[in-house]
The RNA shown here (transfer RNA) has 73 nucleotides and comes from a Gammaproteobacteria bacterium.
It matches the Rfam family "tRNA". It is annotated as a transfer RNA.
Formats: sequence, C1' cells, structure tokens
RNA sequence: GCCGAUUUAGCUCAGUCGGUAGAGCAACCGUCUCGUAAGCGGUAGGUCGCCAGUUCGAUUCUGGCAAUCGGCA
Repeated sequence: GCCGAUUUAGCUCAGUCGGUAGAGCAACCGUCUCGUAAGCGGUAGGUCGCCAGUUCGAUUCUGGCAAUCGGCA
C1' cells in the first nucleotide's frame, strides 16, 4: 500500500430481508438466613463508533472517516 471482518448496557454477546433494542454476568433494592454466600423477585443502566446520503421512518441499506483484529504484498 491492497483486501476482509468487527464496533450495540460497566463486561461478554444476541437482534431485526427498515417501523425508535434484548439476554447472561456485574451494580442497586427486596425476599430468604442467627449472619454471609447461593437461590428467588424486582429496579436502573444504551443519541446501536463518528459524519453524511436514501427513506414517511435507519441499529439495519449506501458512501466516507476512525479504532481493533486478520490476510496479501
């Protein structure tokens, strides 16, 4: 330099052939226990990497940029 993959909650990851987003763990509250942990119930937490385009509507489609990873040279 060229090509490809990934980017979504604090962490690990789903997700929708376009209709404003979920799980597990972690956190907090409650329950249980003589007490702690485990178990059980609940709560909060996200401008879906950034900027544009298309569209009535974009996390999803298109382009550019950035970061991480991989391949080729």